[in-house]
Context: one part of a larger RNA
Molecule: large-subunit ribosomal RNA, domain III
Organism: Methanoregula sp.
RNA sequence: GAGUAACGAUAAAACGAGUGAAAAACUCGUUCGCCGUAAGCCCAAGGUUUCCUGGGUAAAGUUAAUCUUCCCAGGGUGAGUCGGUCCCUAAGGCGAGGCAGAAAUGCGUAGUCGAUGGAAAACAGGUUAAUAUUCCUGUACCCGUGUGUGAGCGCGAUGGAGGGACGCAGGAGGGUAGGUUGGCCAGGUGUUGGAUAUCCUGGUGUAAGCCCGUAGGGUUGGACUGUAGGUAAAUCCGCAGUCCUCUAUGCCCGAGAAGUGAUGCCGUGGCCGCAAGGCCUGAAGCAACUCAUCCCAGACUGCCAAGAAAAGCUUCUAAGUUUAUCACAUACGGACCGUACCGCAAACCGACACAGGUGGGCGGGUCGAGUAGACCAAGGCGCUU
Repeated sequence: GAGUAACGAUAAAACGAGUGAAAAACUCGUUCGCCGUAAGCCCAAGGUUUCCUGGGUAAAGUUAAUCUUCCCAGGGUGAGUCGGUCCCUAAGGCGAGGCAGAAAUGCGUAGUCGAUGGAAAACAGGUUAAUAUUCCUGUACCCGUGUGUGAGCGCGAUGGAGGGACGCAGGAGGGUAGGUUGGCCAGGUGUUGGAUAUCCUGGUGUAAGCCCGUAGGGUUGGACUGUAGGUAAAUCCGCAGUCCUCUAUGCCCGAGAAGUGAUGCCGUGGCCGCAAGGCCUGAAGCAACUCAUCCCAGACUGCCAAGAAAAGCUUCUAAGUUUAUCACAUACGGACCGUACCGCAAACCGACACAGGUGGGCGGGUCGAGUAGACCAAGGCGCUU
């Protein structure tokens, strides 16, 4: 220079009360404003205690601070079913032997790892200052082991076969979530002329599981005989033949709905208490319309560039093995790791509490073709001078 520029989105504040040494900024209240395919909610990655409670105000906070994601102390993350591991494999990695190389090492078979994929099973309500599909209540389901009862000659793999099992585009059908309206239930009746009615406000919720097998879609299926194929075997698969059945009244798949779950829960009002909280009580809980990008769906139609693998699972036998095996009932078991909090952001990546960047899901109403745009709900904020 200069007490100058600046104090990081022009979404916006005002008042009252409280606390306090001190209040524009903290807390509470009443208004106002902003977002609302988000500036709301839930996950993944990443962060790693930032979460909650009490205390504090040196430093941090672009100002003040009684406040904080700051400092101190204490507390907090509960799982057979959510995710991982225990299972499987992809790209890719490693790699016994092996090959190459002077060696270091490189490549690679058998294998062994490796999710972003495949593969058993849980929902609703309640509860904490802070966790909850984890705790509690109610109602379920899966796998394994033991026992009992019944059936009973088959069972049995690292092997065979099936299945898992898949592209892109398009349109239609049947549903559901959601929404709207009416009915029903509860409450209300006015400081302006009117407003007991065809008025106003709010609510009208409820899962998995079990049962049933519908709309719809697909499709011949079954029995027997033979068998040079499936590295051995096979009753399985494939192939060949015969018979029966057949174009859907059969068989397979299959949402949703109804019923049950539920004489439950939720949904209110009252009383007590300074408060925290405790006790009692528990209305209606239906219908129509509309409608998804969600479900049926691994569907259907079209097209060419022709669209993972393996295991779990089903079945077949081999070696073997015989109260093995199967069904039902019942008892027991189900370990370990993650779980707080932020998560389009002041907690992640950007040296910062940085107008930047960051994958997935949900995403209501009115007008509208619409996730556009505008205004609102729930919810969240007014961006720290």